RNA sequence: ACAAUUCUUCGGGGUAUGUGAAAUUCAUAAUCGACGGUGAUGGCAAACAGCCUUAGUCCGUGAGCCUGCAAGGGCUGAUCCGGUGUAAAUCCGGAACCGACGGUAAAGUCCGGAUGGGAGAAGAAUGCU
Numbered sequence: 001a002c003a004a005u006u007c008u009u010c011g012g013g014g015u016a017u018g019u020g021a022a023a024u025u026c027a028u029a030a031u032c033g034a035c036g037g038u039g040a041u042g043g044c045a046a047a048c049a050g051c052c053u054u055a056g057u058c059c060g061u062g063a064g065c066c067u068g069c070a071a072g073g074g075c076u077g078a079u080c081c082g083g084u085g086u087a088a089a090u091c092c093g094g095a096a097c098c099g100a101c102g103g104u105a106a107a108g109u110c111c112g113g114a115u116g117g118g119a120g121a122a123g124a125a126u127g128c129u
Base pairs, nucleotide, nucleotide: 001129002127004126005125006124007123008122009121010120015029016028017027018026030109031108032099033098034061035060036059037058042052043051044050056097057096064075065074066073067072079095080094081093082092083091101112102111103110
């Protein structure tokens, strides 16, 4: 350095105003973006290699929902236009769009299941070579 096993820790953000008997649910205006991958981003270095960093709507995963005694199976959101360029789904500019279930004046943002679960991340021990 590293297959594997075990353990520990970490592991989701966000509201004001108006109307109204009642709304963080309507209207208006705001605001938020889990994990892995990819990536023409940015930085370090520079001969190359390499290291760190870069997508809510590109590929997947997770939560959630349905079904099942269980194992398991199934379903599951949203982006365009312009620019640069050999090349843009990721860069730059602009304009859009999306968001489980239960509760309740109709909810991405409130309350609840949840002191839960979790993709995964970091570390430690054992240990093969």
The prediction has a mean pLDDT of 79. Predicted 3D model of a 129-nucleotide RNA (FMN riboswitch aptamer (RFN element)). The model forms 100% of the base pairs in the Rfam consensus. Rfam family: FMN riboswitch aptamer (RFN element). Rfam describes the family as follows. The RFN element is a highly conserved domain that is found frequently in the 5'-untranslated regions of prokaryotic mRNAs that encode for flavin mononucleotide (FMN) biosynthesis and transport proteins.